Molecule: transfer RNA
Organism: Anaerolineae bacterium
């Protein structure tokens, strides 16, 4: 540079054919327990990586662009 994949809660991941953005651990509050840790029940917590465009509606299709990994080309 050239080509691909990947970015979604703090981490690890879902999300059916474009039709309301979820679980798990973690966090936080209660029960429980002498204490803590387990376990129970609740709550919090998102620009879907960034701008744009297409639709009645985009995390999901189109363009740009970041950021990571992967191949490969150059040079040294």
């Nucleotide at each position: 540079g050239u080509g691909g994949a990947u970015g979604u809660a703090g981490c690890u991941c879902a999300a059916u054919a474009g039709g309301c953005g979820g679980a798990g651990c973690a966090g936080c509050u209660g029960a429980u327990u002498g204490u803590g840790g387990a376990u129970c029940a609740g709550c919090a917590g998102g620009u879907u990586g960034a701008g744009g465009g297409u639709u009645c509606g985009a995390g999901c299709c189109c363009c740009u662009u970041c950021a990571u990994c992967c191949a490969c080309c150059c040079c040294a």